[in-house]
Context: one part of a larger RNA
RNA sequence: CGCAGGAAUCUUGACGGCAAUUCAUCUAUAGUACGAGAGGAUUUAGAUGGACUGACCCCUGGUGUACCAGUUAUCGCGCUAGCGGUACGGCUGGAUAGCUAUGUCGGGAACGGAUAAACGCUGAAAGCAUCUAAGCGUGAAGCCAAUGCCAAGACGAGGAUUCCAAGUCAUUUAUGACGUGAGACCCCGAGUAGACCACUCGGUUGAUAGGCCGGAGCUGUAAGUGCCGAGAGGCAUUCAGGUUACCGGUACUAACGGUCGAAAGUUUGA
Numbered sequence: 001c002g003c004a005g006g007a008a009u010c011u012u013g014a015c016g017g018c019a020a021u022u023c024a025u026c027u028a029u030a031g032u033a034c035g036a037g038a039g040g041a042u043u044u045a046g047a048u049g050g051a052c053u054g055a056c057c058c059c060u061g062g063u064g065u066a067c068c069a070g071u072u073a074u075c076g077c078g079c080u081a082g083c084g085g086u087a088c089g090g091c092u093g094g095a096u097a098g099c100u101a102u103g104u105c106g107g108g109a110a111c112g113g114a115u116a117a118a119c120g121c122u123g124a125a126a127g128c129a130u131c132u133a134a135g136c137g138u139g140a141a142g143c144c145a146a147u148g149c150c151a152a153g154a155c156g157a158g159g160a161u162u163c164c165a166a167g168u169c170a171u172u173u174a175u176g177a178c179g180u181g182a183g184a185c186c187c188c189g190a191g192u193a194g195a196c197c198a199c200u201c202g203g204u205u206g207a208u209a210g211g212c213c214g215g216a217g218c219u220g221u222a223a224g225u226g227c228c229g230a231g232a233g234g235c236a237u238u239c240a241g242g243u244u245a246c247c248g249g250u251a252c253u254a255a256c257g258g259u260c261g262a263a264a265g266u267u268u269g270a
């Protein structure tokens, strides 16, 4: 820009597209059919695994440089105590959210149609024979469908539901200005989204982010004080103190402010 008024939401699915459509073992059938024996099935039903693949983070782990603790050297805060800086996050032990695989769950199925090679039925040409010449079947991971996803720019531009639309004033009479108006956008606060854009949520009639409060989870018992000990240190107060991304609550801070936007027409016939 188009889809002959303007929008929002939900959809159909085209001889439209993409993906997937894998391999093996075991059990029963059965030590059966077959075979002198050795050996050893077709088939049907069930189970398990490999590789591949989709999703996810409850479990097992990893990471987690703004979480907690321990600890070495040194410097600083006047000293003690308590803290902070630097040394690969100094080193070490743990770890929330998120992201993850080696973790968890799922997938390949089933049922059809037309066929290839092949196997057949009926059957002449050619009194026989012959799957073929007429006619009719069976038959593959392949083809068409079926399964999952995308998909109306599918210009053949589809469908459904709902919402909005009949104003005023000027003139040069078909235009201009103003107003109303479903809805949309810019902008702003953000994230289930993300390179940008897009997408999703929110914008005071508000819990969108930050702060604060409460909780979960993590760490593992803070500082100060008291008591015990010659001291290092221990015990009590104390499952304490601290705490990032998680779950809630609370307008304290920040979501300010703007713009666009259809308007009942056209053609043909009576």
Stems, first nucleotide, its partner, number of pairs: 001153001005164007016150004022050007034039001052107005060101004067094005072087006112144002118138004167178005180263001183260004187203005208254003211250005217243003224237005
Model confidence (mean pLDDT): 85 of 100. The part of an RNA shown here (large-subunit ribosomal RNA, domain VI) has 270 nucleotides and comes from a metagenome. Rfam family: Bacterial large subunit ribosomal RNA.